[in-house]
């Protein structure tokens, strides 16, 4: 210069002027009022996938069934997440990826081609015998397949084979290093029978349900409900515009009260597994410590936002000081344009997905001194 890996850490600044939400103070001409000041979205506020915290039903105890996770140690409040490492696979490489127990408990399932798909078998071929048809050997060598009784070579045979041997694999004893998955050496055996558990299924652990519309409290109305009183011809109460008489109606009534719970309000509600800074342990994830470090939406159909200018950033053209033999290198200016995804709705830990430029470290390529 190109092409990659892997990490960090930000998300424009400032002023100005219109507006939005919530709190506090204020002033009057008390009104849906004026005015000051203070504070107002992420790094994902997203997907509602996992994990908690809180709240409310439920739950003696066991079994059965049923969801989940599934290499080792280690972190956490927990997790299916993070850290460190095994193992196995992918990249020339930095690296990256892995649902990674169990196929000698059982059952099933393996398309098409193939003889044959798990029980072992022999399509074409090797070898023998036979004149021939055929009959016996045989699993190198071909052929079919995703997969066909371990590979390589050597010796051996009629041809052939773990039939014999070596070296690689496997298997089962043992050493040795690791907390430990593992790792690595010796040794014995010719070698067990294919694949599939993101197929039933075994093992191992874990595991109650809803979810802030959760729940608590206050309570205009309303309907049943409960206690007291008062009343039915000796008439509670109630129409006749207020009040007295008069009249009419009037008994499962009538009045208090309790209590019930819609509307509406308050609370749960944001200072908590918090953040920031140093020191400490640790390989790290993480943990411990100290600080007269800091408080940063808490609304409820839901505000955080528009214009302007200026500065910084990042692209394209342009001009250009200077440098150099030259190609070509370039401080700096000028013009214009861009600045991304996406927004809180009880709260934290995560995981995933969107996204826009920056820095920093590494690894390959390739050119110049």
């Nucleotide at each position: 210069c190109g092409a990659g890996u892997c990490g960090g850490a930000c998300a424009g600044g400032u002023g100005g002027u219109c507006g939005c939400c919530g709190g506090c103070c204020u002033c009057c001409u008390u009104g849906a009022g004026g005015g000051g000041c203070c504070g107002g979205a992420g790094g994902a506020a997203a997907g509602u996938c996992c994990g908690a915290a809180c709240u409310c039903c439920c739950a003696a105890g066991g079994g059965c069934g049923g969801u989940g996770u599934g290499c080792u140690g280690g972190g956490u409040a927990a997790c299916g997440c993070c850290c460190a490492g095994u193992c196995c696979g992918g990249g020339c490489g930095a690296c990256c990826g892995g649902a990674a127990g169990g196929a000698a408990a059982g059952u099933g399932c393996c398309a098409c081609a193939g003889a044959a798909a798990a029980u072992a078998u022999a399509c074409c071929g090797c070898c023998c015998c036979g004149a021939a048809a055929g009959g016996g050997g045989u699993a190198a060598g071909g052929g079919u397949g995703a997969a066909a009784a371990g590979g390589u070579g050597c010796g051996g045979u009629a041809a052939g084979a773990g039939c014999g041997c070596a070296c690689c694999g496997c298997u089962c004893g043992g050493g040795u290093g690791g907390u430990g998955a593992c790792a690595u050496c010796c040794g014995a055996g010719g070698c067990a029978g294919g694949g599939u558990a993101a197929a039933c299924c075994c093992c191992a652990c874990a595991c109650g349900g809803a979810g802030c519309a959760a729940g608590a409290c206050c309570a205009a109305a309303u309907a049943g409900g409960g206690a007291a009183g008062c009343g039915u011809u000796c008439g509670a109460g109630g129409g006749c515009g207020g009040c007295c008489c008069g009249u009419c109606c009037g008994a499962u009534g009538c009045u208090u009260c309790c209590g019930g719970g819609u509307a509406g309000g308050u609370c749960g509600c944001u200072c908590g597994a918090c953040c920031c800074g140093g020191c400490g342990a640790g390989a790290g994830a993480u943990c411990g410590u100290c600080g007269a470090g800091g408080c940063a939406a808490g609304a409820u159909a839901a505000a955080u936002g528009g214009c302007c200018a200026c500065c910084a950033c990042c692209c394209a053209c342009u001009c250009g000081a200077g440098g150099g033999c030259a190609a070509c290198c370039g401080a700096g200016g000028g013009c214009g344009g861009g600045a991304a995804c996406a927004g809180a709705a009880u709260u934290c830990g995560g995981c995933u997905u969107a996204u826009g430029g920056c820095c920093g470290a590494c690894u390959c390529g390739g050119g110049c001194a």
Overview: Model confidence (mean pLDDT): 78 of 100. Predicted 3D model of a 369-nucleotide RNA (Bacterial RNase P class A) from a Vicinamibacteria bacterium. The source organism's lineage runs through Bacteria, Pseudomonadati, Acidobacteriota and Vicinamibacteria. Rfam family: Bacterial RNase P class A. On this family, see Brown, Nucleic Acids Res 1999: "The Ribonuclease P Database". The model forms 94% of the base pairs in the Rfam consensus. RNAcentral holds the sequence, with entries from ENA.